[in-house]
RNA sequence: GGGCCUUUAGCUCAUCUGGUAGAGCGCACCCAUGGCAUGGGUAAGGUGAGCGGUUCGAGUCCGCUAAGGUCCA
Numbered sequence: 001g002g003g004c005c006u007u008u009a010g011c012u013c014a015u016c017u018g019g020u021a022g023a024g025c026g027c028a029c030c031c032a033u034g035g036c037a038u039g040g041g042u043a044a045g046g047u048g049a050g051c052g053g054u055u056c057g058a059g060u061c062c063g064c065u066a067a068g069g070u071c072c073a
Base pairs, nucleotide, nucleotide: 001072002071003070004069005068006067007066010025011024012023013022019056028042029041030040031039032038049065050064051063052062053061
């Protein structure tokens, strides 16, 4: 220098063919217990890496940029 892959909640990851973004763990609160462990419930938490394009509509399609991984030179 070039090819390919990844980037979504604090962490690990889903989200099928473009149509209201979710789970587990964690955090906060509540209930059960005399208390702890544990179990159950509720809630908060996302400009979907950044910028642009296509579209009535983009996490999803296209381009560029950034970071990481991998292969080639």
Molecule: transfer RNA
Organism: Patescibacteria group bacterium